[in-house]
Molecule: c-di-AMP riboswitch aptamer (ydaO/yuaA leader)
Organism: Desulfofundulus australicus
RNA sequence: AUGUCCUGAACGCUUAAUUCUUUACCCGAAAGAAGCGGAGGACCCAUUUCCUGGGGUGAAUCCCCCUGGAGAGGAGGCGUGAUAGUGCGCCCGUUUUCCCGGGGGUAGGGUUAUCCUUUCAACCCGAACCCGACAGCUAACUUCGUAAGCGUGGAAGGGAGGACAU
Numbered sequence: 001a002u003g004u005c006c007u008g009a010a011c012g013c014u015u016a017a018u019u020c021u022u023u024a025c026c027c028g029a030a031a032g033a034a035g036c037g038g039a040g041g042a043c044c045c046a047u048u049u050c051c052u053g054g055g056g057u058g059a060a061u062c063c064c065c066c067u068g069g070a071g072a073g074g075a076g077g078c079g080u081g082a083u084a085g086u087g088c089g090c091c092c093g094u095u096u097u098c099c100c101g102g103g104g105g106u107a108g109g110g111u112u113a114u115c116c117u118u119u120c121a122a123c124c125c126g127a128a129c130c131c132g133a134c135a136g137c138u139a140a141c142u143u144c145g146u147a148a149g150c151g152u153g154g155a156a157g158g159g160a161g162g163a164c165a166u
Base pairs, nucleotide, nucleotide: 001166002165003164004163005162006161011151012150013149014148018034019033020032021031022030023029035146036145037144038143039142040141045136053134054131055130056129057128062105063104064103065102066101068099069098070097071096072095073094076091077090078089079088080087108125109124110123111122112121114160115159116158117157118156119155120154
């Protein structure tokens, strides 16, 4: 320089969630360190916000429809009290707000296997939890987490790296 390959469960994916050391120890567990991630926290700047409570982690926000339930408002009907005011209970359909459940979409997020990246296509997610009256940003500083759950594999380019052969 050229050519071929980068195909895998001892692997890969979401995620911050990995590695190492010491003690104990058949393995587990505890403590510490590094790496990664989050929170609080000045000047300056920003905010006119604070029951319509507010805020945090996270991609997980927002909108519409349907069933059921609850609250409020006005109109109508029936019963009762009263005959001064016009109260109370029930029924009906209607307007609006909220909650549970279901469905559809959506801001946004992920995967399609060497790594990064562009485009197309396909398949998915679009949750859950926490603080507790309270926090904007934020150097120094303080502090917390390092769990859990899964099994994708299409194409066309650019860049970088590695293996083998000549």